[in-house]
Molecule: transfer RNA
Organism: Candidatus Anammoximicrobium sp.
RNA sequence: GGGCUCAUGGUCCAACGGAACGACACCGCCCUGGCGUGGCGGAGACCCCAGUUCGACUCUGGGUGGGUCCA
Numbered sequence: 001g002g003g004c005u006c007a008u009g010g011u012c013c014a015a016c017g018g019a020a021c022g023a024c025a026c027c028g029c030c031c032u033g034g035c036g037u038g039g040c041g042g043a044g045a046c047c048c049c050a051g052u053u054c055g056a057c058u059c060u061g062g063g064u065g066g067g068u069c070c071a
Stems, first nucleotide, its partner, number of pairs: 001070007010024003018054001026042005047063005
């Protein structure tokens, strides 16, 4: 320098172009003699800038960062 690939709550991980899923963690309530387990509820995220579209996490272009291969 080039090819491929990835980027989503605190962590991990989904999402045919049509209301962003779930787990752990966190907070509240219930349960318990107490802790834990368990039950119910809650807060919390799409790497950045443009484009296409009625509508973009998703498609296109550029950028940034990580991984991998070639040179």